Small-subunit ribosomal RNA, 3' major domain from an uncultured bacterium, 479 nucleotides, folded computationally. Its mean pLDDT, the model's own confidence on a scale to 100, is 85.

Context: one part of a larger RNA
């Protein structure tokens, strides 16, 4: 100087407390451990691994296993030789592949032309080499997590100290903040903080179609004429700064209350992550040193596996019902996506879906029905008109192909489950809870992920305690 203390003082955070809803019990989905297996590919492992890499394993993917094959190779450059490559058909085969038949060129230069030379492409051959998701993340770059959006981390000059170092950065106030003020052997500066950026909330101006409809006419309907006032869209401005008032405070920084205002003291949310820590994670994104492999640890194909199942754990979904379930009726969104795409009306089917093909590269058309809510009726506390697992049968769709191993529909079946022990998690406001909608990936396949809006709470006395963190101080046989 740090680190540590079941030392002290001060302060903060959904850290506790006050509340609301969960997890832990049930079934299912999913990930992991374990076990099994020819293989169940590999990585991630307290917080900070476990719906994680994977924004989508039937084949492919795929790295694993079995079998059949290749050896200058599936891919790149160089050399020599050839001229076709490819397509179609047939035979053998599980395919890769092997063989046979038919068909047949391109570009440039010279030339009238035949043709000659060169090139691209492809084939054959030789070797230099290719290849490796093989090892090492404790050789590395890059990227990322974490403490933590915590308020810190440092430097120049000066001064003090023999020196390591100290001071500044400590102290008194204040702040979300090393934020600002005052004081001070310090005076300044850098990086973080804040602001500048994006979205949301009010408004002026400009613009008016595909959007809108106050007045006029019209219609089943903003449908049409008409209009651009309003809504909205999107471009550019304004607006909030403790600016004003009162009190308080050191005539300070600020704090408390009030006015005006759409918004008030950082208005709400996002992006933004200091010096560093964990030899943290990643050699399987990529790049890369070293090592290893080279008729195999490389490459191709078929099939299987990654989907196994006495069990254990994590994360979720659905429930256990009456603030509910079922039936009928009737409203109100936002944000997105769409051409090998979204696919309307109409018709067929109980339905998944099929036929159909209008319109739309989309403020125009389509996906598209929002759901909870509201109105009316039935059910009457039951393992039920709760719950929907499981199983049997029949189908639909995607795809070369749904046996291993897809999603969905209909009929039948109708399990556990009576609100969950010890323990434990999230959340302070348009939040929790609850309700539906969309998107990426994607042929098909979310209860996951990323977004969107609808309805919309309770509680916070307070900082003694638990956890994490910041500042000062103290002890130390630790570095």
């Nucleotide at each position: 100087u740090g680190a540590c203390g079941g030392g002290g003082a001060c302060c903060c955070g959904c850290a506790c407390a006050a509340g609301c809803g969960g997890u832990g019990g049930a079934u299912u989905a999913u990930g992991u451990g374990g076990u099994u297996c020819a293989a169940u590919u590999c990585g991630a492992u307290g917080c900070a691994a476990c719906g994680c890499g994977a924004a989508g394993a039937a084949c492919c993917u795929u790295a694993c296993c079995c079998a059949g094959u290749c050896u200058u190779g599936a891919c790149a450059u160089c050399c020599g030789g050839g001229u076709a490559c490819g397509g179609c058909u047939g035979u053998a085969g599980a395919a890769a592949u092997a063989c046979a038949g038919c068909u047949u060129g391109c570009c440039g230069u010279a030339g009238c032309a035949a043709u000659a030379c060169g090139g691209a492409g492809c084939c054959c051959g030789a070797g230099a080499c290719a290849g490796g998701u093989g090892c090492u993340g404790c050789a590395u770059g890059g990227c990322u997590g974490u403490c933590g959006u915590c308020a810190g981390c440092u430097c120049g000059u000066g001064u003090c100290g023999u020196g390591a170092g100290a001071u500044g950065u400590u102290g008194g106030g204040u702040u979300a903040a090393g934020u600002c003020c005052c004081g001070c052997a310090a005076c300044g500066a850098g990086u973080g903080c804040a602001a500048c950026c994006c979205c949301c909330g009010g408004u002026g101006c400009c613009a008016g179609u595909u959007g809108c409809c106050a007045u006029c006419a019209u219609u089943a309907a903003g449908u049409u004429g008409g209009g651009c006032a309003c809504u909205c869209u999107g471009g550019u401005g304004c607006g909030a700064c403790u600016g004003c008032c009162u009190g308080u405070g050191u005539a300070a920084a600020g704090c408390a209350g009030g006015a005006g205002g759409a918004a008030g003291g950082u208005g709400g949310g996002g992006a933004u992550g200091a010096c560093g820590u964990c030899a943290a994670g990643u050699c399987c994104u990529c790049a890369u040193g070293g090592c290893c492999u080279u008729u195999a640890u490389g490459a191709c194909u078929g099939g299987g596996g990654c989907u196994a199942c006495a069990c254990a754990c994590g994360u979720a979904a659905u429930a256990c019902a009456a603030u509910g379930g079922c039936u009928g009726g009737u409203a109100c969104a936002a944000a997105g996506a769409g051409a090998a795409g979204c696919g309307a009306a109409a018709c067929c089917g109980c339905g998944a879906g099929g036929u159909g093909g209008a319109g739309c590269a989309a403020a125009u058309c389509u996906c598209a029905a929002a759901a909870a809510a509201c109105c009316a009726g039935c059910c009457g506390u039951a393992g039920u008109u709760c719950a929907g697992a499981u199983u049997g049968g029949a189908g639909u769709c995607u795809g070369c192909a749904a046996c291993u191993c897809g999603a969905c529909u209909c009929c039948a079946u109708g399990a556990a489950g009576g609100u969950g022990g010890a323990a434990u998690c999230g959340c302070u406001a348009g939040u929790a809870a609850u309700c539906g909608c969309g998107g990426a990936u994607c042929a098909g396949c979310a209860u996951g992920c990323c977004g969107c809006g609808g309805u919309g709470a309770a509680u916070a006395c307070g900082u003694u305690c638990c956890c994490g963190g910041g500042u000062c101080u103290u002890g130390u046989a630790c570095a």

Annotation:
The RNAcentral record of the full RNA draws on ENA.